[in-house]
RNA sequence: AUUUGAAAAAGGCAAACUUAUUGAAAAAUAAGGACGCAAAGCCGCGAAUCUAAGGUCUUGCACUAUGAUAGUCGGGCUGCCAAA
Numbered sequence: 001a002u003u004u005g006a007a008a009a010a011g012g013c014a015a016a017c018u019u020a021u022u023g024a025a026a027a028a029u030a031a032g033g034a035c036g037c038a039a040a041g042c043c044g045c046g047a048a049u050c051u052a053a054g055g056u057c058u059u060g061c062a063c064u065a066u067g068a069u070a071g072u073c074g075g076g077c078u079g080c081c082a083a084a
Stems, first nucleotide, its partner, number of pairs: 002084004012037002017032006035071001041077003045074003048069003054064003057060001
C1' cells in the first nucleotide's frame, strides 16, 4: 500500500418506542433506550423515497422542493483494530 472481516482486543455509533423542544409537514435536536452496524464517520453529487408551507390551475385524495432521508442504492473523501 492492497484485499478481507473467520477468531480476538480496545473502543465507537444507536433502530423502534417514550419525553421535551423546533418545524406547515416530512423530519431534526436533546435525554432515556438498544434493533442492529466495520464505515450506521463526513458530503445530497446521481437515483429512489417522504413531505407540500409557498406557488400553479385543472379546485382536488391535484401537481410542484427551494424542505427532508447518509440506518434505501450508487458515487466521492477520510478512518480504528486484526488477518493475509